Annotation:
Transfer RNA from a Candidatus Woesearchaeota archaeon, 73 nucleotides, folded computationally.

RNA sequence: GGGCCCAUGGUCUAGUGGCUAUGACACCUCCCUUACACGGAGUAGAUCCCCGGUUCGAAUCCGGGUGGGCCCA
Numbered sequence: 001g002g003g004c005c006c007a008u009g010g011u012c013u014a015g016u017g018g019c020u021a022u023g024a025c026a027c028c029u030c031c032c033u034u035a036c037a038c039g040g041a042g043u044a045g046a047u048c049c050c051c052g053g054u055u056c057g058a059a060u061c062c063g064g065g066u067g068g069g070c071c072c073a
Stems, first nucleotide, its partner, number of pairs: 001072007010025003018056001028042004049065005
């Protein structure tokens, strides 16, 4: 330098153009316990990496950028 893939709560993750973006773990609150752990119930937390475009409508499609991974040279 060229090609391919990825980026979504603190972490991991679902989503493939249409309702208020899914679930698990973690954090917090309550119950349980003498207490801790385990277990049960509940709350909060992501303008979906950034900018622009297409569309009535974009996490999703297109272009550019940034960061990361793999391969080739």
Rfam family: tRNA. Rfam links the family to the GO term triplet codon-amino acid adaptor activity.